RNA sequence: AGGCACGUAGCUCAGGGGGAGAGCGCUACCUUGACACGGUAGAGGUCGGCGGUUCAAAACCGCCCGUGCCUA
Numbered sequence: 001a002g003g004c005a006c007g008u009a010g011c012u013c014a015g016g017g018g019g020a021g022a023g024c025g026c027u028a029c030c031u032u033g034a035c036a037c038g039g040u041a042g043a044g045g046u047c048g049g050c051g052g053u054u055c056a057a058a059a060c061c062g063c064c065c066g067u068g069c070c071u072a
Base pairs, nucleotide, nucleotide: 001071002070003069004068005067006066007065010024011023012022013021018055026042027041028040029039030038048064049063050062051061052060
């Protein structure tokens, strides 16, 4: 320098045009002498950035940034 894959909650990831979600974690309450387990409820996201397509973009396209792998 080029190619491929990935970037979504604190962590691991799903979702592939029209409601942003799961598990774990966190907070409160119930339970206990206390802790853990369990139960109920809740908080937490400019979906990496910019632009384009579209009535509508987390998703499709382009460029950039970051991470990993491969080639030179």

Model confidence (mean pLDDT): 85 of 100. The RNA shown here (transfer RNA) has 72 nucleotides and comes from a Desulfobacterales bacterium. It matches the Rfam family "tRNA". By type it is a transfer RNA. From the family's description: Transfer RNA (tRNA) molecules are approximately 80 nucleotides in length.